[in-house]
RNA sequence: UCCAGAUUCGGGGAAGAGACCUCCCCUCCCCCGGGGAAGCACCGAAGGGGCAAGCGGCGCGGGCACGCAGCCUGCGCGGCGAAUCUCUCAGGUAAAAGGACCCCGAAUCUGCG
Numbered sequence: 001u002c003c004a005g006a007u008u009c010g011g012g013g014a015a016g017a018g019a020c021c022u023c024c025c026c027u028c029c030c031c032c033g034g035g036g037a038a039g040c041a042c043c044g045a046a047g048g049g050g051c052a053a054g055c056g057g058c059g060c061g062g063g064c065a066c067g068c069a070g071c072c073u074g075c076g077c078g079g080c081g082a083a084u085c086u087c088u089c090a091g092g093u094a095a096a097a098g099g100a101c102c103c104c105g106a107a108u109c110u111g112c113g
Base pairs, nucleotide, nucleotide: 002113003111004110005109006108007107008106009105010104011103012102013101018040020039022037023036024035025034026033041093042092043091047089048087049086050085054080055079057077058076059075060074061073062072063071064070
């Protein structure tokens, strides 16, 4: 210096699902607009929870080896264990905002390249 990875920052892209209903407030009879609470229906891509293979641990049993340590294996128990899977706690269901994830750039760090 290049390459790869991680984090942060900047730019771009980025889905789903009732502009549902009742009531209250701004606000005054209604409408419009904004906010809030409850109800039912629904979505999964902030965050959070769950787990398969596999890995290792303990207990019991069997086998190998045998001076000891040990090695293999069956069953049981609990541990670690991924996702755009799953749950729907949280969040969301016009637009806007948010948004996992992807691309580009920069900085820092790591590398056994």